[in-house]
RNA sequence: UAAUGAGCGUUAAAUGUUCAAGAGGCGGCAAAUUAACUGGGUGUUGGCCCAGGAUCUUGAUGUCGAAACCUCGUCCCGCAGGAUUGGUGGUGGUAGAGUUCUGGUUGUAGAAUCAGGAUGAACUACCUUAAUCAUGGGAACGGGUCAGGUCUGGAAAGAAGCAGCUCUACCGUGGACAGCUGAUGCUUGUGGAGCAACGGGGUGGAGUCGGGUUUCUGGAUAACCAGUGCUUGGGAGGUUUGUCCACUCUUGAACGUGCCCACUU
Numbered sequence: 001u002a003a004u005g006a007g008c009g010u011u012a013a014a015u016g017u018u019c020a021a022g023a024g025g026c027g028g029c030a031a032a033u034u035a036a037c038u039g040g041g042u043g044u045u046g047g048c049c050c051a052g053g054a055u056c057u058u059g060a061u062g063u064c065g066a067a068a069c070c071u072c073g074u075c076c077c078g079c080a081g082g083a084u085u086g087g088u089g090g091u092g093g094u095a096g097a098g099u100u101c102u103g104g105u106u107g108u109a110g111a112a113u114c115a116g117g118a119u120g121a122a123c124u125a126c127c128u129u130a131a132u133c134a135u136g137g138g139a140a141c142g143g144g145u146c147a148g149g150u151c152u153g154g155a156a157a158g159a160a161g162c163a164g165c166u167c168u169a170c171c172g173u174g175g176a177c178a179g180c181u182g183a184u185g186c187u188u189g190u191g192g193a194g195c196a197a198c199g200g201g202g203u204g205g206a207g208u209c210g211g212g213u214u215u216c217u218g219g220a221u222a223a224c225c226a227g228u229g230c231u232u233g234g235g236a237g238g239u240u241u242g243u244c245c246a247c248u249c250u251u252g253a254a255c256g257u258g259c260c261c262a263c264u265u
Base pairs, nucleotide, nucleotide: 016255017254018253019252020251021250022249023248024247027244028243029242030241031240032239033238034237037234038233039232040231041230042229043228044227045226046225047224049219050218051217052216053215054214056212057211058210059209060208061207068203069202070201071200072199073198074197076192077191078190079189080188081187082186083184084183085182086181087180088178089177092127093126094125095124096123098119099118100117101116102115103114104113105112106111132175133174134173135172136171137170142167143166144165145164150159151158152157
């Protein structure tokens, strides 16, 4: 601005309604094109990077001995030891008691006695080994001793044997030991290999080793930074074209032009 609602008002009662044509035009949509800006790709130049020379400047070190050269060691390998620290390991036997099996003899039972075999970790003695010491656990079916109870017996005695205690097998812990087996920021001797760097020693007798500025030459150029050429995209907005359109204006046509009072025809 348009639209819508409300209030006031009546100048002209048409400055009304509808239709048609034309002009202007906010805005929407689509397409083309394009400047700023911007993404990707690619080329090129310079920087960053490397080597060398020159210029100026600066630091450290050096006659309490620079550069350079020689030698030994640190590192590595082999052999023979040590030290330290782990792992692993627990000798082989003899004799006797005992146990068990077999047999003989004695006794009215329980039993007694003799001989032989096997076993013998548990009890005893001894030898051997580095192969032992201490300690915790620990066998229903291992040893010893076995309360109570059981069995034989007239009794005296004897027998088997549970629990308990004790010992052993076995399972652990710690020490010591080892002729078994590893490891090492350790160490001795010896041989070899190596020697960039560092350290010790010697020869030597004056320099040696760095940092920075500016600049020149050459190289490298994967990435990164800057400039620039080409190429391919995006791109508010601008411009152009097409189309639709709010709204405004102009012209024309058709329809229409209220109610009340008075007067005229």

The RNA shown here (Archaeal signal recognition particle RNA) has 265 nucleotides and comes from Methanobacterium paludis. The prediction has a mean pLDDT of 75. Its Rfam family is "Archaeal signal recognition particle RNA". On this family, see Wild et al., Curr Opin Struct Biol 2002: "Towards the structure of the mammalian signal recognition particle". Its Rfam clan is "SRP clan". The RNAcentral record of the sequence draws on ENA. A source record names the gene ffs.